[in-house]
Context: one part of a larger RNA
Molecule: large-subunit ribosomal RNA, domain IV
Organism: bacterium
RNA sequence: UCAUGGCUAAGGAACUAGGCAAAAUAGUCCUGUAACUUCGGAAUAAAGGACGCCCCGCAGUGAUGUGGGGCCGCAGAGAAAUGGCCCAGGCGACUGUUUAUCAAAAACACAUGGCUUUGCAAAAUCGAAAGAUGAGGUAUAAGGCCUGACACCUGCCCGGUGCUGGAAGGUUAAGAGGAGAUGUUAUUCCUUCGGGGAGAAGCAUUGAAUUGAAGCCCCAGUAAACGGCGGCCGUAACUAUAACGGUCCUAAGGUAGCGAAAUUCCUUGUCGGGUAAGUUCCGACCUGCACGAAUGGUGUAACGAUCUGGGCACUGUCUCAGCCAUGAGCUCG
Numbered sequence: 001u002c003a004u005g006g007c008u009a010a011g012g013a014a015c016u017a018g019g020c021a022a023a024a025u026a027g028u029c030c031u032g033u034a035a036c037u038u039c040g041g042a043a044u045a046a047a048g049g050a051c052g053c054c055c056c057g058c059a060g061u062g063a064u065g066u067g068g069g070g071c072c073g074c075a076g077a078g079a080a081a082u083g084g085c086c087c088a089g090g091c092g093a094c095u096g097u098u099u100a101u102c103a104a105a106a107a108c109a110c111a112u113g114g115c116u117u118u119g120c121a122a123a124a125u126c127g128a129a130a131g132a133u134g135a136g137g138u139a140u141a142a143g144g145c146c147u148g149a150c151a152c153c154u155g156c157c158c159g160g161u162g163c164u165g166g167a168a169g170g171u172u173a174a175g176a177g178g179a180g181a182u183g184u185u186a187u188u189c190c191u192u193c194g195g196g197g198a199g200a201a202g203c204a205u206u207g208a209a210u211u212g213a214a215g216c217c218c219c220a221g222u223a224a225a226c227g228g229c230g231g232c233c234g235u236a237a238c239u240a241u242a243a244c245g246g247u248c249c250u251a252a253g254g255u256a257g258c259g260a261a262a263u264u265c266c267u268u269g270u271c272g273g274g275u276a277a278g279u280u281c282c283g284a285c286c287u288g289c290a291c292g293a294a295u296g297g298u299g300u301a302a303c304g305a306u307c308u309g310g311g312c313a314c315u316g317u318c319u320c321a322g323c324c325a326u327g328a329g330c331u332c333g
Stems, first nucleotide, its partner, number of pairs: 001328008010319002014317001019314001027051005036041001038149001052071008072076001084312007091304002096108002113146006124133003150299004155229003160226002162222005169217003175211002180206005187198004230248005257291001258288001269285005
């Protein structure tokens, strides 16, 4: 010097990003116990008291319980082990699960709710196939997707994308079809005898009209499908504001509820509370840069090694250090 323990005057979080760490609390019995609440809880809430040993009485088979008297110590749950508590808020209902080896959480799951597919040789999945899972199940079943207890609710938009249904019309592949065209030439015509022209059938090559399914275009439905949910101007007898009016655009212009929020840039917004002093916190306001309703909205008892703010108790965290013990290091041997 380091590590691990022990003690500390006065103060008691002044430390620090943050009470991190430490201290404090602790057992059993008795009394007592608030808000809130889903009436189960909250709750060991909180806050208090008792506890050793000896003698005697009573009850009991006894352990023990109870009443009276007495004794000792600084200390009687005499050691060890053994909850600190309270208030308020965010998130997630809860128990659970997770990044084996830097993240345990507000992430995942969950019971609940909804949409959707599937009639059984089911859908879905694995597999060139056989076959298997689904399931020796049968729509109160099985698969997919979203939401995430519970309470109150879940508004408007189908124009775009998707899905479902429709089938009149448009477009439309292979195929069918075969009008025609071309090549070849039996034959025939002309000839300056060198050659040139026409050309049936057949065989080939090509090929128009016409026909031709789904799809797409089209017509409807569907948002707990993917998603979306406006702007400008004027107006009330102070001012301000605008219940009201005008106009443009849209598929429709954000309803209820909440709101400087895990979302608010400006911003340490403004007001109130708490502090002597508060960029955090709590309660409001609404000017929502850029909340908003199962990508769920708003609440919510209980729960949480969760996150945030405050308080009581307690303390070497600190003012500000000191001493002791053990081990290591260092020096000498």